[in-house]
RNA sequence: GGGCCGGUAGAUCAACGGUAGAUCGCUGCCCUUGCAAGGCAGAGGCUCGGGGUUCAAAUCCCCGUCGGUCCA
Numbered sequence: 001g002g003g004c005c006g007g008u009a010g011a012u013c014a015a016c017g018g019u020a021g022a023u024c025g026c027u028g029c030c031c032u033u034g035c036a037a038g039g040c041a042g043a044g045g046c047u048c049g050g051g052g053u054u055c056a057a058a059u060c061c062c063c064g065u066c067g068g069u070c071c072a
Stems, first nucleotide, its partner, number of pairs: 001071007010024004018055001026042005048064005
């Protein structure tokens, strides 16, 4: 320098173009003498940045950027 894959909640990951979810973690309550486990509820995201297409973009297109991998 080139090819490919990826960047979404604190973590690990989902999401036919139609108001972004799961598990763990976190907070509160229940249960317990207390803790853990268990049950219930809740907080937490402008989806890496900028443009474009579209009535509508995490999703499609372009550029940039960061990470992984392969080639040179």
A computed fold for a 72-nucleotide RNA from a Candidatus Aenigmatarchaeota archaeon, annotated as transfer RNA.
The coordinates come from a structure-prediction model, not an experiment, and the mean pLDDT is 83.
Rfam family: tRNA. Gene Ontology term of the family: triplet codon-amino acid adaptor activity.
It was read from a public genome assembly.